[in-house]
RNA sequence: GCUGUUGUAGCUCAGUGGUAGAGCACUUCCUUGGUAAGGAAGAGGUCGUGAGUUCAAGCCUCAUCAACAGCU
Numbered sequence: 001g002c003u004g005u006u007g008u009a010g011c012u013c014a015g016u017g018g019u020a021g022a023g024c025a026c027u028u029c030c031u032u033g034g035u036a037a038g039g040a041a042g043a044g045g046u047c048g049u050g051a052g053u054u055c056a057a058g059c060c061u062c063a064u065c066a067a068c069a070g071c072u
Stems, first nucleotide, its partner, number of pairs: 001071007010024004018055001026042005048064005
């Protein structure tokens, strides 16, 4: 230098163009003499960044950034 894969909540990951989710973690409450376990509720996201296509984009297209892998 070229090519490919990945990028979504604090962490690990889902998500078929049509309201962004799960588990764990976190906060409050219930339960207990106290802990652990269990239960209920809640908070937390400009979906890496910037454009484009579309009535509508996490999803499609382009560029770019980062990590990883391969080729030279």
Overview:
This is a predicted structure of a 72-nucleotide RNA (transfer RNA) from Alistipes sp. The sequence was found in a public genome assembly. The organism belongs to Alistipes, within Bacteria. The prediction has a mean pLDDT of 82. It matches the Rfam family "tRNA". Rfam classes the family as a transfer RNA.